[in-house]
RNA sequence: GCCGGCAUAGCGUAGUGGUAGCGCAGCGGUUUUGUAAACCGCUGGUCGGGGGUUCGAAUCCCUCUGCCGGCU
Repeated sequence: GCCGGCAUAGCGUAGUGGUAGCGCAGCGGUUUUGUAAACCGCUGGUCGGGGGUUCGAAUCCCUCUGCCGGCU
């Protein structure tokens, strides 16, 4: 230099055009002499930045940034 993949909650991840979910963590409650465990509930997301297509974009297209891999 060329090609490909990935970027979503504090962490790990699902979601391939129509309300962004799950697990862990965190917070509250029940239980316990107390803690842990268990059970119930709650909170937490400008979906990496910018632009485009569309009635509608995490999702499709372009570009930039970062990370990983391949070729030279």